Background:
This is a predicted structure of a 361-nucleotide RNA (Bacterial RNase P class A) from Mariprofundus ferrinatatus. Lineage of the source: Bacteria > Pseudomonadati > Candidatius Mariprofundia > Mariprofundales > Mariprofundus. It matches the Rfam family "Bacterial RNase P class A". Gene Ontology terms of the family: ribonuclease P activity, tRNA processing and dimeric ribonuclease P complex. Model confidence (mean pLDDT): 77 of 100.
[in-house]
RNA sequence: GGAGUGGUCCGGACGGUCGCGUUGGAUGCUUGCAUCCACCGAGGAAAGUCCGGGCUGCACAGGGCAGAACGCCGGCUAACGGCCGGUGGGGGCGACCCCGAGGAAAGUGCCACAGAAAACAGACCGCCGUGGCUUGCCACGGUAAGGGUGAAAAGGUGCGGUAAGAGCGCACCGCCCGGUCUGGUAACAGACCGGGGCACGGUAAACCCCGUUCGCAGCAAGGCCAAAUAGGGAAGUAUUGGCGCGGCCCGCGUUUGCUUCCGGGUAGGCUGCUCGAGCCUGCCGGUAACGGCAGGCCUAGAUGAAUGACCGUCAUCCCGCUUGCGGGAGACAGAACCCGGCUUACAGGGCCACUCCGUAU
Numbered sequence: 001g002g003a004g005u006g007g008u009c010c011g012g013a014c015g016g017u018c019g020c021g022u023u024g025g026a027u028g029c030u031u032g033c034a035u036c037c038a039c040c041g042a043g044g045a046a047a048g049u050c051c052g053g054g055c056u057g058c059a060c061a062g063g064g065c066a067g068a069a070c071g072c073c074g075g076c077u078a079a080c081g082g083c084c085g086g087u088g089g090g091g092g093c094g095a096c097c098c099c100g101a102g103g104a105a106a107g108u109g110c111c112a113c114a115g116a117a118a119a120c121a122g123a124c125c126g127c128c129g130u131g132g133c134u135u136g137c138c139a140c141g142g143u144a145a146g147g148g149u150g151a152a153a154a155g156g157u158g159c160g161g162u163a164a165g166a167g168c169g170c171a172c173c174g175c176c177c178g179g180u181c182u183g184g185u186a187a188c189a190g191a192c193c194g195g196g197g198c199a200c201g202g203u204a205a206a207c208c209c210c211g212u213u214c215g216c217a218g219c220a221a222g223g224c225c226a227a228a229u230a231g232g233g234a235a236g237u238a239u240u241g242g243c244g245c246g247g248c249c250c251g252c253g254u255u256u257g258c259u260u261c262c263g264g265g266u267a268g269g270c271u272g273c274u275c276g277a278g279c280c281u282g283c284c285g286g287u288a289a290c291g292g293c294a295g296g297c298c299u300a301g302a303u304g305a306a307u308g309a310c311c312g313u314c315a316u317c318c319c320g321c322u323u324g325c326g327g328g329a330g331a332c333a334g335a336a337c338c339c340g341g342c343u344u345a346c347a348g349g350g351c352c353a354c355u356c357c358g359u360a361u
Stems, first nucleotide, its partner, number of pairs: 001357010012314007020041002023038007043332001047343002050341005055218004067214005072086005087101001088099004102209002107207002109203003124147002126143008155173006174198001175196009222271004232262007241255005278297008316329006
C1' cells in the first nucleotide's frame, strides 16, 4: 500500500421566530375553559407482533388424551425457542464464519431427471464359460473387479484365489457391537482388549417414536363513578281508577297510574399509566453471558391521539471552478400497559482488535 474478518459507537450541533401536548404555578371568569410563565416531550430499531416474563381477570384435588414448541454438554437469567462458554460436524490459506446437532437395527411413506437397477435391489457396456453358425455375431448361463448414470448404487489398498470374479480367504487401514483404562463436571477425546467379514443406502423444518416444557385469555385485561330512555325490586298513595272474593258496604288480593328509594347497566368520565427485573459512573467476582457493592439521576404518557415548520451560523459529504467562494444533499422510520430477546429496515460517518498478500528497512 492492497484485500479482508470480528466487535463497538453515532444517527448532526448551537441560536432565533412561530406552533402543538402533559404537568405545575399565576390571573380571569361562564368552574372547566381561556391567557401568560416554567419544566419535560420518540427510537436504535418506537417496526414485525415471532418467542419469554411481569401485571390483571377467569379456571384449577390429582392424572390422562388432543395440540403446540423445543431436542449435543455446561452455565446465565424472572423466564425464554434468547445469550455465553465448550464438544462434534462443515466451509475458508487465515483472522473467522455456519449448523432445528435425539431416534432411519418399531412401523409407514418418499427418493425428480438420468440410469439396467433407487432397495428384503439390479445387469446396459464389459469380462468369463457353454452351445450354434453366415468366423464375428447370436442364444443361454456365471460375475459385479472395470466403464457408464446419478445427490446417492452391497468399505479401501495389496496378495492369494478363480473359467472370469467377488470378504471367497488372508494382511493392513476403516466400520459396527461389547468392554476396560486415562483426561474432562459433562458433551466428548485418546489408548487398549474381545467379537463380527461388513449386517444397517438416504430422508424425521415426511408421518411417526422417545424425552422435556406449556391451564385459558389479554390494558378493548381489570377496577371505580355514573346521565337520559326503557325495563326490574321495595314502600307509600288513589276521599270515586280497573278486575276478583256470586248483589251491596267494609276489608283483602291483584293490576294500573303517580311519588320516593334501591340495585343492575348504556353513553360519558376517572383509574390502571409509568419508579422500573430502571438508567449512568466507578470498583469487585467470573474466560464470558452475568452477578454483587457504592455513589448519582428521574428520563414521553397522548386518547382522533402532541413531539412540528421556517431562518441563520458552524460541522460532514458531493459537484463546479476563479482555492475560498458558489450550488446541492442528509436515511430507515415514528411511542400507546411495561420489560428481556429475536428478526427485519437504514443516507452517511467514527473508533478498536485481528488476518492474508505485496513492498521497503